This is a predicted structure of a 353-nucleotide part of an RNA (small-subunit ribosomal RNA, central domain) from Pseudomonas rhizosphaerae. Its mean pLDDT, the model's own confidence on a scale to 100, is 86. Lineage of the source: Bacteria > Pseudomonadota > Gammaproteobacteria > Pseudomonadaceae > Pseudomonas. RNAcentral holds the full RNA, with entries from ENA, Greengenes and SILVA.

Context: one part of a larger RNA
RNA sequence: CUGGGCGUAAAGCGCGCGUAAGUGGUUUGUUAAGUUGAAUGUGAAAUCCCCGGGGCUCAACCUGGGGAACUGCAUCCCAAACUGGCAAACUAUAGUAGGGCAGAGGGUGGUGGAAUUUCCUGUGGUAGCCGUGAAAUGCGUAGAUAUAGGAAGGAACACCAGUGGCGAAGGCGACCAACCUGGGCUCAUACUGACACUGAUGUGCGAAAACGUGGGGAGCAAACACGAUUAGAUACCCUGGUAGUCCACGCGGUAAACGAUGUCAACUAGCCGUUGGGAGUCUUGAACUCUUAGUGGCGCAGCUAACGCAUUAAGUUGACCGCCUGGGGAGUACGGCCGCAAGGUUAAAACUC
Repeated sequence: CUGGGCGUAAAGCGCGCGUAAGUGGUUUGUUAAGUUGAAUGUGAAAUCCCCGGGGCUCAACCUGGGGAACUGCAUCCCAAACUGGCAAACUAUAGUAGGGCAGAGGGUGGUGGAAUUUCCUGUGGUAGCCGUGAAAUGCGUAGAUAUAGGAAGGAACACCAGUGGCGAAGGCGACCAACCUGGGCUCAUACUGACACUGAUGUGCGAAAACGUGGGGAGCAAACACGAUUAGAUACCCUGGUAGUCCACGCGGUAAACGAUGUCAACUAGCCGUUGGGAGUCUUGAACUCUUAGUGGCGCAGCUAACGCAUUAAGUUGACCGCCUGGGGAGUACGGCCGCAAGGUUAAAACUC
C1' cells in the first nucleotide's frame, strides 16, 4: 500500500454556508463514451508453461525447434440491459404561494421589583461586631453591630421551571414594544418539475480566559498583603484586595466545544411518559383513539471485546466528507500561514522501550 477501523481501546473537523469534485428519483425514445461479444493487426528477445530433442556420467542447470501465453494497445463490426450523453414527459426528492401554531432563537430600545454595598437623617443606647474547628488579623468609644426612613450606583433576574421549549453549534431565562429579524411545525389545495445529497480549498459563526482603545465598577475575585494552620504552608480556612467579571467597538479562535457517537436518505417488534400541531369518536371530559414533528424511559431481533446501543441505532444498506495505524520523544522542534501580544494552526526526526 492493501486491509481493517473511528461511543469508552488510536481515530468524527466545535458548528454552519458553500466552490471544485464525487454521487443522484420515475417513464419513453435515441446515442453508443463506459460496458458485452467477435474479428484483424500488434504485443522484440530472454524468463514462466506445454511438446518432443541435445549438452554437462544423472539431476538441478544450460541449450537448438515448435506451440501456448503475454489477461495490454489500436482499428473495425455486432448488442443495447445497466452507467453516462441528448430529447421529451412525470411527481413520490426538494422548493414556492396561502391559512394556522408554539417557542429563554437573534438584535435594538424602554421599564420594574427583591437583595447586596456605600452614603445621609433618625431610633436605640452600650461594648461589642465580624469571623472560625478554635482563633487572630479586621471594624468599633471620632459610638459600631442592631433597627426605621431616604438617596446613589452597578450587576443578576427568586418563584413560574419541567430528562419542558428554542437554536447549526457556541448558547439562550424579569417585564413591555403597534420595533427589526432568522428558523421550525402543521393543514388543505395550487404551482415549479430533480431544481437534490455530501463537500477538498474557501468563507462565516464560535463558551470562558486573555489582549487593544474608551467607559463603568455594587457584589464576587486571579495576582498581592495580612492573620491562622503546619515540621514547612509560596495552599486548603479567615480578613482585606487589584486586574477581571459589566458596556461599546475591535482582536483572539481555543475547551471533557461531549451524545467523547460527521451529514443526508431508506428499511427493520413493541410498551410507557412528555412538548407543539392536525383529524376522528362519544358518555362533551382534567376524556379516548388515530396521525405527524420533537424530547425522555424501558425492551425484541440484530450488533458489540464487554459495557451497552436498540425507529433519536452503536441494527441492515447506500452517497459524500473528515480522521486513525504501538508507547514515549510530541501536538514538541524547524519552516510556512495567522496574531498587537499571549499564542493558534499545519507538523516531523534522531533517540528510546